The RNA shown here (Glycine riboswitch aptamer) has 75 nucleotides.
The coordinates come from a structure-prediction model, not an experiment, and the mean pLDDT is 75.
Rfam family: Glycine riboswitch aptamer. Rfam's curators write: This family represents the bacterial glycine riboswitch.
RNA sequence: UGGAAGCGCGCAGGAAACACCCGCCCGGGUGACCGAAGGAGUAAAACUCUCAGGUACGCAGACUGUGCGUGGAUG
Numbered sequence: 001u002g003g004a005a006g007c008g009c010g011c012a013g014g015a016a017a018c019a020c021c022c023g024c025c026c027g028g029g030u031g032a033c034c035g036a037a038g039g040a041g042u043a044a045a046a047c048u049c050u051c052a053g054g055u056a057c058g059c060a061g062a063c064u065g066u067g068c069g070u071g072g073a074u075g
Base pairs, nucleotide, nucleotide: 001075006070007069008068009067010066011065012064013063018031019030020029021028022027032055033054034053038051039049040048041047
């Protein structure tokens, strides 16, 4: 000089799966179901498990795109 990976934050997108009973309408119970935070199995996984989480809306959400900051590799 140059600016990669990684990391943080903002913005946009973002799946699956429900019945019954009680009920003070907030919620609770029984059975079932889902995988895309986290966790476990595995050399690793987008596969498996379902502890946690979830099964109207909302929230959350792996992941994707993008902006800013940080970072500082090859050269």